Predicted 3D model of a 327-nucleotide RNA (Bacterial RNase P class A) from Ramlibacter sp. Its Rfam family is "Bacterial RNase P class A". Rfam classes the family as a ribozyme. Of the family's consensus pairs, 90% are formed in the model. The gene name in the source record is rnpB. The prediction has a mean pLDDT of 77.

[in-house]
RNA sequence: GAAGCACGCCAGACCGCCGCUGGUGCAAGGCCCGAAAGGGUGCACUGGAGGAACGUCCGGACUGCACAGGGCAGCGUAGCAGGUAACACCUGUCCACCGCGAGGUGAGGAUCAGAGCAUCAGAGACGAGUCCUCGUGGCAACACGAGGGGUGAAACGGGCAAUCUCUACGUGCAGCAAUACCAAGUAGGCCAGUGUCGACCUGUGUCCCGGGGAGCUGGCGGGUAGGUAGCAUCGAGCCGCUUCGGCAACGGGCGGCCCAGAAGAAUGGCGGUCACGUCACGGGCAACCGCGACGCACAGAAUCCGGCGUACCGGCGCGCUUCACAC
Numbered sequence: 001g002a003a004g005c006a007c008g009c010c011a012g013a014c015c016g017c018c019g020c021u022g023g024u025g026c027a028a029g030g031c032c033c034g035a036a037a038g039g040g041u042g043c044a045c046u047g048g049a050g051g052a053a054c055g056u057c058c059g060g061a062c063u064g065c066a067c068a069g070g071g072c073a074g075c076g077u078a079g080c081a082g083g084u085a086a087c088a089c090c091u092g093u094c095c096a097c098c099g100c101g102a103g104g105u106g107a108g109g110a111u112c113a114g115a116g117c118a119u120c121a122g123a124g125a126c127g128a129g130u131c132c133u134c135g136u137g138g139c140a141a142c143a144c145g146a147g148g149g150g151u152g153a154a155a156c157g158g159g160c161a162a163u164c165u166c167u168a169c170g171u172g173c174a175g176c177a178a179u180a181c182c183a184a185g186u187a188g189g190c191c192a193g194u195g196u197c198g199a200c201c202u203g204u205g206u207c208c209c210g211g212g213g214a215g216c217u218g219g220c221g222g223g224u225a226g227g228u229a230g231c232a233u234c235g236a237g238c239c240g241c242u243u244c245g246g247c248a249a250c251g252g253g254c255g256g257c258c259c260a261g262a263a264g265a266a267u268g269g270c271g272g273u274c275a276c277g278u279c280a281c282g283g284g285c286a287a288c289c290g291c292g293a294c295g296c297a298c299a300g301a302a303u304c305c306g307g308c309g310u311a312c313c314g315g316c317g318c319g320c321u322u323c324a325c326a327c
C1' cells in the first nucleotide's frame, strides 16, 4: 500500500424569526366548552424521539380472570458450563462444516421402543428378494447352497428425528381497547305512594271556569357517553470511575444525575453561515485552491423494560489477518 475480519462510536453544527407540546412558578380576575366533574385561554422559566422509536418475533414487569394436589393432552426449548428478573438472548468451551487466515455458521438429546421416508441409476432401496456364474436335486418350471460383477450417496449394514415418535426441562388464559374509581341524559330497569270518583299540564299570579289528559311523585340499583387513575422522577433506571471478582457475558464498590409523553395524538417551518459528498467550470506541474449546481440516509415514541430480526447516505476510532514492496 491492497484486500479483508472483529468490536465500538457518530447520525451534521451554530445563529435569527415564527410556531407546537409536558412540567413548575406567578396571576385567580375575566372569557370559551361542559348538566356537572373537569378542561382550555395569559406571562416567565424550563424539558421535548431513535439507533433502530420500526417489525410485534421471543422473554419479563404490571393487571384481571381461573386455580387443593398429581397426571394426560397441547405448545415451546435442546452438546456442556456460566450470566441474567427472565428468555428461543448473551458469554465461554467441545464437536461438525466453511474460509489460506483473522474469523464465521450450526433446528448439534435419542434411530438396539415403534412407525414412516429416499429423485435418478439399478434385478432389487429398507418390504424383502435373486441380475450373472458354478454346484446339488429335478424331464422341466423351480428349490437349496456357494461365489461374483454391475448400478448407486447408500445393497442388509446403515442414513434421515427441519416426518411422526421417545426422553429431559419449561409452560394456566388473556392482554393497557388490561384494569380500578367517579359518573349525565323526558335512555332503560325495580320498588312504594297516588291517579279516569280526573292526579298532572295549560290559558292566568290566585279562585271559578275552559282545554288537554294517563300518567305523576319519591326512593333504590347497574350500565352507556364523558372524566380520572394506570402513565412517565426512584426504576431489573441512566452516566462516569475502579490496582474489586471473573477468560468473558456479567457482578460488586464509589461518585453524580432525574431524562419526552398525548388521545385530533407535540417534538415543526422559514432564512442565513459553516461542515460533508458528487458533478461541472476556472487556476495550478502537483498536492490543492476558487466558484456554481445538486445531494445530505433509514425512519419517527403511545403502558414500561430486556433481547432478537429488519432498514440505513456517509463518516470516525481501536485491534487483528493475508498478500505485495522497502529497510
Stems, first nucleotide, its partner, number of pairs: 001323005007317004012274007020048007030041004050298001054309002057307005062175004074171005079093005094108001095106004109166002114164002116160002131148007179229004189220006200212004237257006244251002276295004281290003